[in-house]
This record gives sequence, C1' cells and structure tokens, in this order.
RNA sequence: GGCCAGGUAGCCAAGGGGCAAGGCAGUGCUCUGCAAAAGCACUAUACGCGGGUUCGAGUCCCGCCCUGGCCU
Repeated sequence: GGCCAGGUAGCCAAGGGGCAAGGCAGUGCUCUGCAAAAGCACUAUACGCGGGUUCGAGUCCCGCCCUGGCCU
C1' cells in the first nucleotide's frame, strides 16, 4: 500500500431504513439483627468523524480516523 471484519452508555453486546433489546455496573426499595445473595423498580446526552441519498439513516453510498486479521 491492497483486501476483509469491526467501532452502539462506565464495560460487554443485539439490531442491517420507521423514535436502540439485553446483561454487568449505578441509584432506590423489599427481604435480613447487619450484610451478602435474591427479587422489584428506576436513571443516563450510547450509534467514531464529515458529507451524500431518502419524507425518514445506527442501518444504504462516499471520504477520513481508530482497532483486529490476511496479502504483498
């Protein structure tokens, strides 16, 4: 340098055009003698950056950045 995959909340991670699931963590409550565990509820400005297409983009297209892999 070329090709492929990926970048979504503090962390992991689903979703592939119609207002973004889930888990961990966090907060509150229940339970407990106190905790832990368990259960219930709740919060957050989460879609790498800039353009384009579209009524509508996390999703499609272009460019760039970053991470991993393969090739030379």